[in-house]
Molecule: transfer RNA
Organism: Lentisphaerae bacterium ADurb.Bin242
């Protein structure tokens, strides 16, 4: 330099044919318990990497960029 893949909650990840975002774990609160742990219930938490575009509507499609990973090429 070229190609491919990934980026969504604090973490690990889903998200169907574009129809307006979820799970598990973690956290907080409550119940239980002498207390802790465990268990049960409830609650909060998101500019979906960034900027544009298409669309009535974009996490999803298109373009450019950023970061990460893999492969190839170059390497006197």
């Nucleotide at each position: 330099g070229c190609g491919c893949c990934c980026a969504u909650a604090g973490c690990u990840c889903a998200g169907u044919c574009g129809g307006u975002a979820g799970a598990g774990c973690a956290a907080a609160u409550g119940a239980c318990u002498c207390u802790u742990a465990a268990u049960c219930a409830u609650u909060g938490g998101g500019u979906c990497c960034u900027a544009g575009g298409u669309u009535c509507a974009a996490g999803u499609c298109c373009u450019a960029g950023u970061g990460g990973g893999c492969g190839c090429a170059c390497c006197a």